[in-house]
Molecule: c-di-GMP-I riboswitch aptamer
Organism: Actinomycetota bacterium
RNA sequence: UCCCGAGAAAGGCAAACCGCCGGGAACGGCGGGACGCAAAGCACCGGGCCUCACCGCUUCGAAGGAAGCGGCAGGCGGCCGAGCUGCCGAA
Numbered sequence: 001u002c003c004c005g006a007g008a009a010a011g012g013c014a015a016a017c018c019g020c021c022g023g024g025a026a027c028g029g030c031g032g033g034a035c036g037c038a039a040a041g042c043a044c045c046g047g048g049c050c051u052c053a054c055c056g057c058u059u060c061g062a063a064g065g066a067a068g069c070g071g072c073a074g075g076c077g078g079c080c081g082a083g084c085u086g087c088c089g090a091a
Stems, first nucleotide, its partner, number of pairs: 004089002012037002017032006035078001041084002045081003048076004054071007
């Protein structure tokens, strides 16, 4: 230094849930709250999962409209891989 990760120390993050705000939604921000986390730091490159306002097609309907499939687009890094960075130091 790398691997590794302790009923170690110091410090850190914060699931569910609740409140307010944003969004059509998935979900996000802030506050409270702690299930957990050694990258639960960064970042959607690959895979995966989720959403479908909008667009196309199909079906149903007298119509308003509804449903299904696909696309654009979006979300999740606390789903995984790869990448970048980083605190501590027992075995």